[in-house]
RNA sequence: AAAAUGGUGGCGCCGAAUCCGCCAAAACGUGGCGGAACGGGGGAUCUUAUUGGGGUGAAUCCGCUUUAGGGCGGUAGGGCUCACCUUUUCACCGAACCCGUCAGCUAACCUCGUAGGCGAGAGAAGGGGGUAGU
Numbered sequence: 001a002a003a004a005u006g007g008u009g010g011c012g013c014c015g016a017a018u019c020c021g022c023c024a025a026a027a028c029g030u031g032g033c034g035g036a037a038c039g040g041g042g043g044a045u046c047u048u049a050u051u052g053g054g055g056u057g058a059a060u061c062c063g064c065u066u067u068a069g070g071g072c073g074g075u076a077g078g079g080c081u082c083a084c085c086u087u088u089u090c091a092c093c094g095a096a097c098c099c100g101u102c103a104g105c106u107a108a109c110c111u112c113g114u115a116g117g118c119g120a121g122a123g124a125a126g127g128g129g130g131u132a133g134u
Base pairs, nucleotide, nucleotide: 011119012118013117014116018036019035020034021033022032023031024030037114038113039112040111041110042109052102053099054098055097056096061074062073063072064071065070077093078092084127085126086125087124088123089122090121
């Protein structure tokens, strides 16, 4: 000097998962109540199915291999960097969980959640914005 690890503060990303007020607590942390905002589910008229079915989510489907578990390859689909937008190539992800025989859409209405995890991947084209100079 660099790398790794840990802590604190700031910034940014995936995601609905953020903000505000009041109370309690010696203070921080934290807890409780309420509101706003964002997101999910149930739920008429109308309408229509049998192998159980359904939901959140980008994460669906196919092939090979294994006694199975698992492994390999592809794929619908998905998001990041360049901290503005759009298109595109490569790279990357393409999971997990829940309901419990029950739910199509759906006005009114009812109800639930506001977690968790990460760190700026590398190019091309077009557009926009800002700053400086003339």